This is a predicted structure of a 170-nucleotide RNA (SAM riboswitch aptamer (S box leader)) from an uncultured Spartobacteria bacterium.

RNA sequence: CUUUCAUCGAGAGUGACUGAGGGACUGGCCCGUUGAAGUCACGGCAACCGCUGAAAGCCUCGUGGAGGUCCAGUUCCAGUUUUUGGAUCAGGAUUUUCAAGGAGGCCGACAGGACCAGGUGCCAAAUCCAGCUUAAAAUCAGCGCUGCUGUUUUUAGGGAAAGAUGAGAG
Numbered sequence: 001c002u003u004u005c006a007u008c009g010a011g012a013g014u015g016a017c018u019g020a021g022g023g024a025c026u027g028g029c030c031c032g033u034u035g036a037a038g039u040c041a042c043g044g045c046a047a048c049c050g051c052u053g054a055a056a057g058c059c060u061c062g063u064g065g066a067g068g069u070c071c072a073g074u075u076c077c078a079g080u081u082u083u084u085g086g087a088u089c090a091g092g093a094u095u096u097u098c099a100a101g102g103a104g105g106c107c108g109a110c111a112g113g114a115c116c117a118g119g120u121g122c123c124a125a126a127u128c129c130a131g132c133u134u135a136a137a138a139u140c141a142g143c144g145c146u147g148c149u150g151u152u153u154u155u156a157g158g159g160a161a162a163g164a165u166g167a168g169a170g
Stems, first nucleotide, its partner, number of pairs: 001170008013042005021031003025131004043123003048119002051112003057106005063099009073089001075087004127162001132159002134156005140150004
């Protein structure tokens, strides 16, 4: 510098040095010699990341129940020359399904704390408001006039854009 995501209606300042600007840009409106911006010191706010805890979910391994297939067997029966067939019982391998919940890991809604713990950020006004655009209402004008188009204003503090901050990526 580019890009992704999240947030931006809350909150929180004093002193010293210095001396004219500042609120990103443009317009407005504000702040400012009763001291801007900047630097330093001390203080504070918040909770983005980090930290601590953690529901749910996912993965791996293991346990138990039930079933299927295969293997080699026990016992019994039938027939039989070896042998074969059927039933039964326990075993091994593999696989399907169910249950409880064990071990390890991933992710993590959410919560906590922040003097004594880290990296940032922030400490006038909504990101001070608007800028581009949508909707509604009002208004005025034009036209080919049961309407359409445009002007101006207001509202939804609408949605974007831009900007800021954090966390990642390049």
Its Rfam family is "SAM riboswitch aptamer (S box leader)". Rfam 15.1 lists 9,625 matches to the family in 4,158 species. Its mean pLDDT, the model's own confidence on a scale to 100, is 77.